Predicted 3D model of a 695-nucleotide part of an RNA (large-subunit ribosomal RNA, domain II) from a Gemmatimonadaceae bacterium. Its Rfam family is "Bacterial large subunit ribosomal RNA". The source organism's lineage runs through Bacteria, Gemmatimonadota, Gemmatimonadia, Gemmatimonadales and Gemmatimonadaceae. The full RNA is in RNAcentral, with records from ENA.
[in-house]
Context: one part of a larger RNA
This record gives sequence, structure tokens and C1' cells, in this order.
RNA sequence: UCCGGCGAGUCAGUGCUCACGAGCGAGGCUAAGCUGCUCUGCAGCGGAGCCGGAGCGAAAGCGAGUCCUGUAACGAGGGCGACGAUGAGUUCGUGGGCCUGGACCCGAAGCCAGGGCGAGCUACCUAUGGGCAGGGUGAAGCUCGGGUAACACCGAGUGGAGGCCCGAACCGGUGUGGGUUGAAAACCGCUCGGAUGACCUGUGGGUAGGGGUGAAAGGCCAAACAAGCCUGGAGAUAGCUGGUUCUCCCCGAAAUCUAUUGAGGUAGAGCCUCAGGUAUCUCCCGCGGAGGUAGAGCGACCGGAUGGGCGCGGGCGUGGGAGCCACGUACCAACCCCAACCGAACUCCGAAUGCCGUGGGGAGUGAGCCUGGGAGGCAGUCGCUGAGCGAUAAUGUCCAGCGGCGAGAGGGAAAGAACCCAGAGCCACCGCUAAGGCCCCGAAGUGGCCGCUGAGUAUAGCGAAGGAUGUGUGCGUGCCGUGACAACUGGGAGGUUGGCUUAGAAGCAGCCAUGCCUUGAAAGAGUGCGUAAUAGCUCACCAGUCCAGCGCGCGCGCGCCGAGAAUGGUCGGGAUUAAGCGGCCCGCCGAAGCGUGGCCUUGACGCGUAAGCGUCAGGGGUAGGGGAGCGUUCGCCGUGCGAGGAAGCCCCGGUGGAAACCAGGGGUGGAGCGCGGCGAAGUGAGGAUGCCGGA
Repeated sequence: UCCGGCGAGUCAGUGCUCACGAGCGAGGCUAAGCUGCUCUGCAGCGGAGCCGGAGCGAAAGCGAGUCCUGUAACGAGGGCGACGAUGAGUUCGUGGGCCUGGACCCGAAGCCAGGGCGAGCUACCUAUGGGCAGGGUGAAGCUCGGGUAACACCGAGUGGAGGCCCGAACCGGUGUGGGUUGAAAACCGCUCGGAUGACCUGUGGGUAGGGGUGAAAGGCCAAACAAGCCUGGAGAUAGCUGGUUCUCCCCGAAAUCUAUUGAGGUAGAGCCUCAGGUAUCUCCCGCGGAGGUAGAGCGACCGGAUGGGCGCGGGCGUGGGAGCCACGUACCAACCCCAACCGAACUCCGAAUGCCGUGGGGAGUGAGCCUGGGAGGCAGUCGCUGAGCGAUAAUGUCCAGCGGCGAGAGGGAAAGAACCCAGAGCCACCGCUAAGGCCCCGAAGUGGCCGCUGAGUAUAGCGAAGGAUGUGUGCGUGCCGUGACAACUGGGAGGUUGGCUUAGAAGCAGCCAUGCCUUGAAAGAGUGCGUAAUAGCUCACCAGUCCAGCGCGCGCGCGCCGAGAAUGGUCGGGAUUAAGCGGCCCGCCGAAGCGUGGCCUUGACGCGUAAGCGUCAGGGGUAGGGGAGCGUUCGCCGUGCGAGGAAGCCCCGGUGGAAACCAGGGGUGGAGCGCGGCGAAGUGAGGAUGCCGGA
């Protein structure tokens, strides 16, 4: 992993509640117990007791009333009831839900116990035994010698002390390598510590679980000890995780609000479903309303804020001076004026939508509302729009409106919950369309007409500021056959080297003047290069040659540059100069959409006693609600089959809308089994790191 078997909403309570069914009904029912019988039970007796028939009050109590406030007391007011029109309960059964119980099943770590088992592991203690090769060092004491008055002391020898030294056994376990589904649930190799001691060790004995033992680590107490193990309380508890078994039909959510020792739980409300009741509801149009958002405005407030004018007031300077005054000022600056602005918490204004109302018109129908039974849900998520937070970041976060996904299949977007199209009962070798497409992959145009692009731009994923005689087109403006623009030829002069400055300054360092004057077709007291300064080359300007457009600015379309990431590139690919981009047009393809035909089913309505038929409208679906069925085991009643072969198993054939079934056949098997009606459940398996067995 697979196969087989087992495996999860049950049962109880003279509990609560609701629905349905049945009995009796202002009443309803018996319980224990007893008696009888055809004895898991049935019938009868049994009225104790329970519910209902009256309420109010905490109660005494009073009673169609009662309690409270209040009053001296009664009126009175208020609460809950009765009446006024309505009066229904109760018992049993079945089912939904709730409560109490283990209460759908499995699962802790844990807690507790006058229950028990453990010190054959290990800790410590105790009694009694055992063990420690060899080598080294050489304490005290003693002896002898020296020494002393005598000691002390010194030397040599002897001696053999020590938690002494080195090092086997033995005890340990430092470092490292290996081992790590190991040879081993702690080992192996090398290395290392102790090795006469607080040493090691055999055997017997002792201390026991909030207890022991501990040279102390919370260590050890039989391979997991911050409280051993077994058993019991015990089915502890688990707002947590996992699992929860046949079919079909109808409807179909939520991820919000409020509260919570609340935040992944729960309760009430909102949203779903079912039953009963009621007669509304929603959308569009029309009509009538409230409002302060978008925008705008601020010579309408409150604030902010720029430049200019005027300039109160102030600063600074000068002068006079007792106070103080005058003047100046390229400083600051109020009010006011001109011009132009800003504001969620500014508003003289002010939409569109939305919202509210509506005896009108139209449309819709599993639309509204009330009461009751049953839920689920209270982790949401993406897109678009309007805001806040953030950085006018985030598949960010938090609100609001709408849509989808969630719980939605189909077509498109290469692929892709959320985007675009579109809501799937079943069947069809039929038709039409949507988004999107129509050269090939690949269904449908190598379709038509007119433009644009030349970058493979582009063809469904990037791209900005900025830059540029790319190119098309529109607009404005200037010049031009009295000849423009470009090019070429020629001229481009004289006063004069203007004046000043300067070493020099001659068109061209700098300063000044610049409408200088003259000649002339034209020519600046000079546009640039150049020289030390001149010179020289140019330009403006003029003529000639030539000939028809030339220059500048603005807007729009499509392109170009800007252009950068790590393994080999890309429009999905091939590829394409149209098969790219824009416009207009025709045709076609394309989905579970729409249509057509057939069938199933649900609801309403009509007809019908009924079976059913007809019409219309429905049938995506998670949590979840409701309805109808299939199958298994057993029981009762009825009726059948079976050695001429029951069940079971294998194969074939057939039936039903499904679960499933067989009035059929063959084989195997060898003794029981079905069908109809009713009833009762240990009633359906693929999942639970499920349990047991097998492969």
C1' cells in the first nucleotide's frame, strides 16, 4: 500500500417544547398494587396522584379580581388577570428539537486513591566475605657515629609511612575517529583519569512514591521520574484535530451587527428552510419631498497663502531736543486697493445618483408580513467605484456601494477560484448566436473598400521624464515669375587705422557713439575664423546665372532613441510587410446561452370520484432545511418454494428514474429459503497516522 471483517446521533426520564395521528372532551389519564386468562403478554379492578377548569400577591391572604403607590378613610392612578365577540384540554403513539445523563465515535498531557506491585537496575545504609602484578619515593621511630653540661641538633644506616609517584588486573569514561534502519535502544578503535583508598567487589539484609535515597544533577528508585509502575475513580475533561457508512426530488445561506475573562467559542438579531395564517411586496415610469456630497466659490463667514500699490505702526540712520519732534530709508509691515489662489473638521452656492412617500400607469412572481418548528453562519476573498491608513507602495490594511468566487459547470483570456461572455434536468451525427475569433497548428475570409506604419513597431505584458529635419495630415504666418529658398559666379567700397584706450587696438581685447556721411545695384564704423598689430578667409547686404516654390510656428496620427539581471530565445508556436495599426462594410465560426423535437421531474391553475390529462412557469449548488424511496437483520400475520436440490458463490441474460431488483438460463454448493402486509432495529463504509486478520 492493497484485500476481508469490525467501526460513529443511541437508549432512559409517567423531563420540557413543537408537529402529525388516534381516543375522550369541561374534562382527560391512571401509578404502584390486586384479580382473571389463551401468560415475553392481554383483559378487568385500582382515582392515590397529575394536567386542565382563576387569578393576584414575597407571603399571610383575598378572589373575577388582586397587588402596589397614595389617602384619616373612600374615590383615584399603575401592574398582572377576568368580562366585553372568540372558552380546550388531556391521555397514548410516532417524529423534529432541547435538558439531564459518557449522550455521535476515537484521541490527551494530566488529577485523585486507608487498593496494590517494585531497591534482582540504580542511590544510600547494614552484616559478612573477597580483590589490588610489578616498579619508584623513602615520613616517624630505632641503631651507630658526631655534637651538647645535659638536651637540641647534624651525618650514616636501619626502618617502611602516605586519600605519595609510575603502571597491569580492577574501577572509570578525557579527547577524537567510526557507528547513527548500529554487531549494540549508549557499542568499537586509539587516547585518557584513579589504581592502599572518601578504593573496588560477591552474598545476605534494610529504606517506597509527596515517599525513599542523593559528596546535589532535580540525579536515581527495573531501557522516558519536577513525583515509579499496575489497578481503580473512568467512557476524567478536550470551546481542539480527525472521522461519521444507501438513493432520488424541491428550496438554499453566511463569513455582518450587538454582547461576552470575548476574539478559531457562544447567545440574541440579520440571512436559509418547513408548517399554519394574512394580503401584501419589489422594480420601472409619473408625481411630491428632505438633504449639503461631487463641483464650485470665498469683494459671504472661519482660517491659510503669493506678487504688486498705498502705507497705520515698528526697526535703522541723521539732525534738533526737556518731554519729544523733523527728515531720510533698496528693512518689517496692519487696514484698504489691484491680480491670482487653497481648505475633511470653511460655505453666499450646489448637482448627478441614492433615500423617503405615493389609492396613478406598467412589469415580476419559490416577491411581502405575522406566528411557530429546524438550521447553518458570526477566519471570507478578488474585481470595479468612493474614502481613510500606507509612500496618490503591496495578492497591504480598514470602511462603503455593486458584481463575482465562495457554493458555478460551459465558451474566451496559451495555461489561470476572482477578468470577459454565459447560469449546466436528460437525449439529438439539428438550427441561431455571445465574448472571442476566421494564414497553418485549429472551427470559420489568405473577404471588400479607404488610410497609416517600415520600426518585425506590432500580431493580448511592460515602460517615463526627456531628445530628434522619421513620416502622414490639419491649421497659422512670412517670402516668392517685379524671380523667392538652396547652390554657383562676381561685388561686399570710400572718408577711415571712427573717437578713446593702448606698446599696438587698423570692422573683430575693452570703453563711447552708432539713423555718421559719401559713392552706389549693394556693402554693418561690421557675423565668425584669423594676426603681435596689419594682412588674409568669410558673413550680413547686392547683382548675375538658374528656376518654382521656400522658411518658421502650432496641433493630431503612426513610428525612432531613451531600454538594465544573472542556464536558450520567443507574439501560445509556426510564421506574417499584412496574417500589423485605424475606419467603414459584407459573410462565416463559435458555449451546457437561445431555438427545434423527444423524455423525466417540481409547483400553481383547470378538468376528473380516482388513476390521470391539459396549460403555464420552474429544475447549478457547499453549510443547511424539507419531501419521497431502496436495501440489511429479527419478530407477528398471511401465502409460497426446497434432495426432482434451499441459502451462499461464479458467469450470462433481462428490468427500474436511483438506491437496487428478477417473475430468466448455466455452473458450484448440499439444507434451508422467499414473497405480501405490519412492526422492531447492534440497519448501509473508502477514508478516522482507525481496530483485528491476511497478502